[in-house]
Predicted 3D model of a 111-nucleotide RNA (TPP riboswitch aptamer (THI element)) from Rhizobacter koreensis.
RNA sequence: UCGAGCUUGUCGGGGCGCCGGGGCGAAUGCUCGGGCUGAGACCACCCACCGGUGGAACCCGCUGAACCUGAUCGGGGUCGUUCCCGCGUAGGAAUCAAGUGCGACGGUCUU
Numbered sequence: 001u002c003g004a005g006c007u008u009g010u011c012g013g014g015g016c017g018c019c020g021g022g023g024c025g026a027a028u029g030c031u032c033g034g035g036c037u038g039a040g041a042c043c044a045c046c047c048a049c050c051g052g053u054g055g056a057a058c059c060c061g062c063u064g065a066a067c068c069u070g071a072u073c074g075g076g077g078u079c080g081u082u083c084c085c086g087c088g089u090a091g092g093a094a095u096c097a098a099g100u101g102c103g104a105c106g107g108u109c110u111u
Stems, first nucleotide, its partner, number of pairs: 001104003005100005011061004017036003021032004042055005067092003073086004
């Protein structure tokens, strides 16, 4: 001097399901609490509904399986489900800085 790894901060990306029970309701549904998986399925507001906006936590940021498309997918399993596997060396997908520090290269000095 260069660059791997790790840590921290800033900026940004993302998802928010499934099932049972009680109550209300003509019904779509709302609400209360429980269960399953997971890092995460939470809170507030708007909306007749679908859904939308913001915040918190969590995860992820090119070494990119965080997440999306494929997908009303295929196989297995379950009361049921992004529950598991495949799909998947598929296609897309979001920053910079500092510190620490292993290694490599060059220079100088000494022997």
NCBI's taxonomy places the organism under Bacteria, Betaproteobacteria, Burkholderiales, Sphaerotilaceae, Rhizobacter. Its mean pLDDT, the model's own confidence on a scale to 100, is 76.